[in-house]
């Protein structure tokens, strides 16, 4: 020392991405009251107009104005001359000092550049201290004057002049050089400058001057100091090894030169060294530090302001002057740029302060003052100072302060929301009272400054007056993260830091209201640290998540047993020096506080020196035997190499026997065979591999090693009273070995067998299968050097429970024995994310090596090395994503496994699919053919019945408060009849009529009708993916869960698993579970037997029947089996026997399953229409396709005649007897029945006859004619009847359905709906009445357990690659362009140095010639870097594309 979001259906762990914090020389957006204090060109070290930024000294020197004023003179009154003051002033010049400081910038520099600690072979103007001196001469020169050249800059010639300018001589203690001796000498050499005050004692004169004396300043020599500088050294100071070798003045020596000084600094000669894996050399980047930011700290990042230091001054080179420069505001040369020009030539350098344009996201005033601090010069006054002090601009940062305070509920208005009650904004406002920081006005007015001087500035501050007056915004509100509602929008517009929002109810977009948060600011963006233990020193890992090298040997390096002594490198402690100041921390002080400023202590973890200690490590010396090695012994072994030998088998060859096939497969075919195969026998050839033994076995470093024998040879284990004496361990670079495949040369080649060919399979099949078959496999030699080279587990050593196999060896007490070494299994502690590991560790420790840091791109590109090649090794980036990956959990799934069930299959019976018709659907058509339903789970379904109505559709005609509901007002009772127009709706006319309740009456009320206006009605309009309700389905399958406990880090598990059993999670047993709930079962209904009671319409009566209520069945009894269980098998009895049979009953849930058109309902939408009414049409169409049915194809039948036996229902706008008529449908008539009373007759069957296998006496479609019935109405479009007609069809392809007993099949009957009916449908009823089940291999479905999984939208899943199209970044690329640093060479400006000539008495100077070095530049060949490039390679990405289906399940060939 804080965490959070995000991989999953959920979990744990790994791991990345993202967020919350702090910071900033910042920028951008919106907004903006004040003050203080800081800070402000980070980009183009790109270019600069203008002004200023370094001068000063007359007390170093010579000279020396003018304006102006006054006076005199002259005057042509314009003016001119002279003088005085101005004035020894201004000023240029000579000379001195300064200009090397201050100020700016960070280009270069990876360096003794910086930091730190030391050293010395050196210099140091001005300053301080000390000693000594300061003498005597000289000639020039600028200014000035006169000429001359030039556009200018400037320059030349002549003349004259001064100095603290310059030079000669003298002097020399000290100084330098040389030489002696020795601690004192000798020889030689080298200095100087005066200026200005004061004084008159001495001297001289001009009596106030000079010499002189004296003061100050300056000067010369030397010594010391101080300050500053030079040089040298130790340590330290970025990245890159895809930069591994670099170096010739290089490394050292001797000598010389040079410098202030050491030194290859330079030169001559000699030697051949020096640096480097502890990273030389190269490349890239960068000024360094005190510090600053961040952090718990260690660290990480950074170097703006302030301070120290270095470097630079347009670019490159060079020297001069000087104490100091290789000189920002100096010089010379070259280059680029720019300005002036009379074209001849000249001039310039803001990275000083302001400022300007350019560039950029971006960075200020062409301000004031030397008042303060400091600096230059001067004796001083003073002058100069863009240093500095200040002001200005910018919310750029930090700090402070304000925008009012108290009261105030009718909880005002307005806004927003609302269940329409209210809530909220909100004491907020209004209103009342109060205050004045700030503001405005006025007055006063410090300190910085002392005796004087104030830019700031009439500023800070104080007082008075005025008046709430002048002053609030930004961002956010899905989670992280404090804060939500409405409307708009509708995967659009948009948001987004991550996860992610938006497809009609968005707390995520936009707006509004409200809220939260910070506040003169708030957000965004960029960048840094943190969180990130996510590079882990503190403080991580490597069996499976990323990660142990394929193995061994071994060098450097790292590390190392016991013991003694010494030492003191590490280590520990003390002292001293340093660690600048500022900053930071702590404690104080000053500005009203704070920021800010200031004072003090400590810190500054470092470095160096020194003193001490001696345990540990190191070093040195000695000793030891437990590590290690050696020796001896007898054993074990597929350890290695070479040679030889062997048998079985395959193939081939020969011979024989023998005949038509063989071979191969899921089935086949290619193939072999009548030229004799296969098969069998014998003989021979050749190559490769070694059955059994054989094993969890053995050996080896790993790869690997297997017939037998021999030779040679490596290693390990055990045993031993032997020997050495730490010789050990690990190991970067390196070396050796290293399966298979592959390569080279030469052999060999039986079998197998990439490639190739053919045959199959398939939609295809460049595969899987089959038949052939080359390389290869084998041998020798040489390469290659990689593997899932795996125990996915580096080597070594020590320690830490057991049990049980096995190999080798040894011991004795000879056996359930023990030791050592190996090799396996189980398992404790412990570890682990879990799985698991567990003395053969993945436990606990130690040492060393290797490796990892999100996924993809990629083990790829480029470069290097190796290789004959193939390729190996080393090894990135751009870009894309928010995941990728591990272990375990619950499901789901599997062309995984086990068990079980069901008409699931099988065994059967009858069908469907073919025909005709009916009906529904699709499609098509249509003005409309209304709508819904589409695998199972749509399709004789909604619809339990479309001629009109229904009706939702179409055409036409009408209505608009409406066909229907409520409210208001008015009128009228309601209602009925007739009639006109019209297709009707409707419109008009005439007539009849006045009720019920109440009231004295008028009235009032209920109900009904009409009129008027608006609220509203209405919608089968949309959304079943907004919903309720209902329903289907898995499935009447046996499951689905909970409480407590227990196990697991957790999701979860257990229970519910297991052994039996059952129709059943039914029951029993076992059991870390014990119980419970919803389901199962039972309870309910019907039916079968009996009993009791009652009974009309049934019955003569018992009975039957009807109704009500009881009884009965429970594995109760017996036998056997089974665990003394559950239960099963058999039996008895019984009407019925093991849930008796059939119903009703449908768990948790699944399918966004169906339905807004049954109903209800949110939202949207419509309102003279998407509503309502009316007439007509349509839903009935018809090339066709599908579903469900009916009837058949016939003799188990058809037809005709006769004849027998049901059940359950329905009936008054009804069922209808009887009788009559009609061939018949039916009509007429109307008994009976509101029903056990009437309607009311079953058919198949049985009996007899006929038909005799035909498109028929089967079959009945279709069509014609004539009718009946219902109904306003039968054309579109009804049913039925009669006569006539007499189609397809002769048992139905692939495929497929139902059914297990009173069932299938077959036969008829009834009902609902309904005027009628297209009912062959549906729901019921009874009659007749079978066959089969060995069983669970297979098909489909379901359940339980288990297994695998990359699936969880759950296999209708997931997912791979090519191709096509768009986009992005990138590699190669003929080349091209630009640049960088070197090399070689040409050339050689300026310049120093050397040298020669020239002028001068000299100092010295000018010019010229020559030489060394040398910048820019030219040439040459290479190196490297960046950009670009036709074309080309792969990569990534994109909503829908194409082709296949490689992977995940045994993924269908693991």
């Nucleotide at each position: 020392u804080a965490g959070a979001g995000u991989u999953u259906g959920a979990u744990c762990a790994u791991g990345g991405c993202u967020c919350a914090g702090g910071a900033c020389g910042a920028a951008c957006g919106c907004u903006g009251a004040c003050g203080g204090c800081g800070u402000g060109g980070a980009u183009u070290a790109g270019g600069c107009a203008u002004g200023c930024a370094a001068g000063u000294c007359g007390a170093a020197c010579g000279a020396g104005a003018a304006a102006u004023u006054c006076c005199c003179g002259a005057u042509u009154c314009g003016u001119c001359g002279g003088g005085a003051a101005g004035a020894g002033u201004a000023u240029a010049g000579u000379g001195g000092c300064g200009a090397a400081u201050g100020g700016g910038u960070g280009a270069g520099u990876a360096a003794c550049g910086g930091g730190u600690a030391g050293g010395u072979a050196u210099c140091u103007a001005c300053c301080c201290a000390a000693u000594a001196g300061a003498u005597u001469g000289g000639g020039a020169u600028a200014g000035c004057c006169u000429c001359a050249g030039g556009a200018a800059a400037c320059u030349g010639a002549g003349g004259g002049u001064a100095a603290u300018a310059c030079c000669g001589g003298a002097u020399a203690a000290g100084c330098c050089c040389c030489g002696a001796u020795u601690a004192u000498c000798g020889g030689g050499g080298g200095a100087a400058a005066g200026a200005u005050g004061g004084c008159c004692u001495c001297u001289g004169u001009u009596u106030a001057c000079a010499a002189g004396c004296u003061g100050u300043c300056a000067c010369u020599a030397u010594u010391g100091g101080a300050u500053g500088a030079g040089c040298c050294u130790g340590c330290u100071u970025c990245a890159u090894g895809u930069u591994a070798g670099c170096u010739u003045g290089u490394u050292g020596g001797u000598g010389a030169g040079g410098u202030a000084a050491u030194g290859g600094c330079u030169c001559a000669c000699c030697a051949a060294g020096g640096c480097a894996a502890u990273g030389a050399u190269g490349u890239g980047u960068a000024g360094c530090c005190g510090g600053c930011c961040u952090u718990a700290a260690c660290g990480g990042g950074u170097g703006u302001c302030c301070g120290g230091u270095c470097a630079c001054a347009c670019u490159g080179g060079g020297a001069u002057u000087g104490a100091g420069a290789u000189a920002c505001g100096g010089c010379c040369c070259a280059g680029a740029c720019c300005c002036c020009u009379a074209c001849g030539g000249g001039a310039g350098g803001c990275a000083g302060c302001a400022g300007u344009g350019a560039g950029g996201a971006a960075u200020c005033u062409u301000c004031c003052a030397c008042a303060a601090u400091g600096g230059a010069c001067g004796a001083a006054a003073g002058c100069c100072u863009g240093a500095u002090g200040g002001a200005g601009c910018g919310a750029c940062a930090c700090c402070g302060c304000c925008u009012g305070a108290a009261g105030g509920a009718u909880g005002a208005a307005g806004g927003c929301c609302u269940a329409a009650c209210g809530g909220u904004u909100g004491u907020a406002a209004a209103c009342u009272u109060c205050u004045u920081u700030u503001c405005u006005g006025a007055a006063g007015g410090a300190g910085c400054a002392u005796a004087a001087u104030g830019a700031g500035a009439g500023u800070a501050c104080u007082u008075c007056a005025g008046g709430a007056a002048u002053a609030a915004g930004g961002g956010a509100c899905g989670g992280c993260u404090a804060a939500a509602u409405a409307c708009g929008u509708g995967c659009c517009a948009g948001c987004a830091g991550c996860c992610g929002c938006g497809g009609u109810a968005a707390u995520a977009c936009g707006u509004a209201u409200g809220u939260c948060u910070c506040a003169a600011g708030c957000g965004u963006u960029a960048c840094c640290c943190g969180g990130a233990a996510u590079c882990a020193c503190u403080g991580g890992g490597u069996g499976u998540a990323a990660a142990g090298g394929g193995u061994u040997c071994g060098u450097a390096g790292g590390u190392g047993g016991u013991u003694u002594a010494a030492u003191a490198a590490g280590u520990u402690g003390g002292a001293u020096a340093u660690g600048a100041a500022a900053g930071a921390c702590c404690g104080g002080a000053g500005c009203u506080c704070a920021a800010c400023u200031u004072c003090g202590u400590g810190u500054u973890u470092g470095u160096a020196u020194u003193c001490a200690a001696a345990a540990c490590u190191g070093u040195u010396a000695g000793a030891c035997u437990a590590g290690a090695a050696u020796c001896a012994g007898g054993g074990a072994g597929a350890g290695g190499u070479a040679a030889g030998c062997g048998g079985a088998a395959u193939u081939c060859u020969g011979u024989g026997u023998g005949u038509a096939g063989g071979g191969g497969u899921g089935c086949a075919a290619u193939c072999c065979g009548u030229a004799g195969a296969u098969a069998c026998a014998c003989a021979g050839a050749g190559g490769a591999a070694c059955a059994c033994c054989a094993a969890a076995a053995g050996c080896g470093a790993a790869g690997g090693c297997a017939g037998c024998u021999u030779a040679c040879u490596g290693g390990a284990a055990c045993u031993g009273u032997a020997u050495u004496g730490a010789c050990g361990c690990u190991c970067a670079u390196g070396a050796a070995c290293g399966a298979a495949a592959g390569c080279g040369u030469g052999g060999g080649g039986a079998g197998c067998g990439a490639a190739a060919a053919g045959g199959a399979u398939u939609a295809g099949a460049u595969a899987c299968c089959c038949u052939u078959g080359u390389a290869g496999u084998c041998c020798a030699c040489g390469c290659c050097c990689u593997a899932a080279a795996c125990g996915a587990u580096g080597a070594u050593a020590a320690c830490u429970a057991a049990g049980u196999g096995u190999u080798g060896u040894g011991a004795c007490u000879u056996g359930c024995u023990c030791g050592c070494a190996g090799u396996g299994c189980u398992g404790u502690a412990g570890c682990u994310a879990a799985c698991g590991c567990g003395u053969u560790a993945a436990g606990u420790u130690a040492u060393c090596c290797a490796c990892c840091u999100g996924a993809g791109g990629a083990g790829u590109a480029c470069g290097g090395u190796c290789g004959c090649a193939a390729g190996a090794u080393u090894a990135a980036a751009a870009c894309u994503c928010a995941a990728a990956g591990g272990a375990a959990u619950a499901g789901a799934c599997g062309g995984g496994g086990a068990c079980c069930c069901a008409c699931a299959c099988a065994a059967g019976c009858a069908g469907u699919g073919g025909a005709u018709c009916a009906c529904g659907u699709g499609g098509u058509u249509u003005a409309a053919u209304u709508c819904g339903a589409c695998a199972a789970u749509a399709a004789a379904c909604g619809g339990g019945g479309a001629a009109c109505c229904u009706u939702a559709c179409c055409c036409a005609g009408a209505c608009u408060u409406g066909a229907c509901a409520u409210c208001u007002a008015c009128c009228g009772a309601a209602u009925c009849u007739u009639u006109u127009a019209g297709a009707g709706a409707u419109a008009g006319a005439a007539g009849a009529g006045u009720g019920c309740c109440u009231u004295u009456a008028u009235u009032g009320g209920a109900g009904c009708g009409g009129u008027a206006a608006g609220a509203c009605a209405g919608g089968u309009g949309c959304u079943g993916c907004a919903u309720g309700g209902u329903u289907g389905u898995c499935g009447u399958c046996a499951g689905c869960u909970c409480g407590u406990g227990c196990c697991u880090u957790g999701a979860g598990g257990u229970g519910u698993u297991c052994g039996g059993u059952u129709a059943a999670g039914u029951c029993c047993g076992u059991u870390a579970a014990c119980g419970a709930g919803c389901g199962c079962a039972a309870c309910c209904c019907a039916u079968g037997u009996u009993c009791u009671u009652a009974g009309u319409u049934a019955u003569u009566a018992u009975g039957u029947c009807u109704a009500a209520g009881a009884a009965g069945a429970c594995u109760g009894c017996c036998u056997u089996g089974g665990u003394u269980a559950a239960c099963a098998a058999g039996g008895a009895g019984g009407a019925a026997g093991g849930u008796g049979u059939g119903g009703a009953u449908g768990a948790c849930g699944u399918c966004a399953a169906a339905u807004c058109a049954g109903c209800a309902u949110g939202g949207c939408u419509u309102u003279u229409a998407c509503g309502u009414c009316u007439g007509g049409g349509g839903c009935u169409a018809c090339a066709c396709a599908c579903a469900u049915g009916a009837u058949a194809c016939a003799a188990u039948g058809g037809u005709a005649u006769g004849u027998a036996c049901a059940a359950a229902g329905a009936g008054c706008a009804g069922c209808u007897a009887u009788a009559u008529g009609g061939u018949g449908a039916c009509a007429u008539u109307g008994a009976g029945c509101u029903a056990a009373u009437c309607u009311u007759u079953a058919a198949a069957g049985c009996a007899u006859a006929u038909c005799u296998c035909a498109g028929u006496c089967c079959g009945g479609a279709u069509u014609g004619a004539a009718g009946u019935c219902u109904g306003a109405a039968a054309c579109u479009c009804g049913a039925c009847u009669u006569c006539a007609u007499g189609a397809a069809g002769u048992u139905g392809g692939a495929a497929u359905u139902g059914c297990u007993a009173g069932u299938a099949a077959u036969c008829g009957u009834g009902a609902a709906u309904c005027a009628g009916a297209u009912a062959u449908g549906u729901c019921a009823c009874g009659g007749u009445g079978a066959a089969u089940a060995u069983g669970u291999u297979c098909c489909g479905g379901g359940g339980u357990c288990u297994u695998g999984u990359a699936c969880u939208c759950a296999c209708c899943g997931c997912c791979c690659g090519u191709c096509a199209c768009g986009g992005c970044a990138u590699g190669g690329g003929a080349g091209g362009u630009a640049g960088u640093a070197a090399u070689a060479u040409c050339g050689g400006a300026a310049g120093u140095c050397c040298u020669c000539c020239u002028a001068g008495u000299a100092a010295u100077a000018u010019g010229g010639g020559g030489g060394c070095c040398c910048a820019u530049g030219g040439u040459a060949g290479g190196a490297c870097u960046a950009c670009u490039g036709a074309c080309u390679g792969g990569g990534c990405u994109g909503a829908a594309g194409u082709c296949g289906u490689a992977a995940c399940a045994a993924g269908g060939u693991a």

The RNA shown here (small-subunit ribosomal RNA) has 1454 nucleotides and comes from an uncultured Candidatus Altimarinota bacterium. It matches the Rfam family "Bacterial small subunit ribosomal RNA". Its family is annotated with structural constituent of ribosome and ribosome in the Gene Ontology. RNAcentral holds the sequence, with entries from ENA and SILVA.